[in-house]
Molecule: FMN riboswitch aptamer (RFN element)
Organism: Martelella sp.
RNA sequence: GCACAUUCUCGGGGCGGGGCGAGAUUCCCCACCGGCGGUAUGCGUUUCGGCGCGAGCCCGCGAGCGCCUUUCCGGACAUUGCCGGAAAGGGUCAGCAGAUCCGGUGCGAAACCGGAGCCGACGGUCAAAGUCCGGAAGGAAGAGAAUGCAG
Repeated sequence: GCACAUUCUCGGGGCGGGGCGAGAUUCCCCACCGGCGGUAUGCGUUUCGGCGCGAGCCCGCGAGCGCCUUUCCGGACAUUGCCGGAAAGGGUCAGCAGAUCCGGUGCGAAACCGGAGCCGACGGUCAAAGUCCGGAAGGAAGAGAAUGCAG
């Protein structure tokens, strides 16, 4: 410590009150939460070189589902192929799949200040879930450290 290699560690938050009901942390009213990298007119610090922090809804990424491929099991069938299930693998072309405006300041705001909004995988459940339970003591975007090594 700009490159590369290996190993290790870390790597997600949230239903509190009330209503109806046989039953709801799932519905209704109020409440609560915000992964990772980038960007930066803000804030802090400074030895004035910089450094640290700063977006759920601006640009991307990740897990999950789905999709595709292969194999296996079961079903129906004259055959191609079809239907159902399981496991392993793939990773961008596309999907579920997402959500922001208004006012202020200013040369400039998607980010600052103020206000008002909006969004949130799959399976389960005496009743429909961002907040409960489960896959998950999992995986992962990535972050850091050590050593090799490089200078």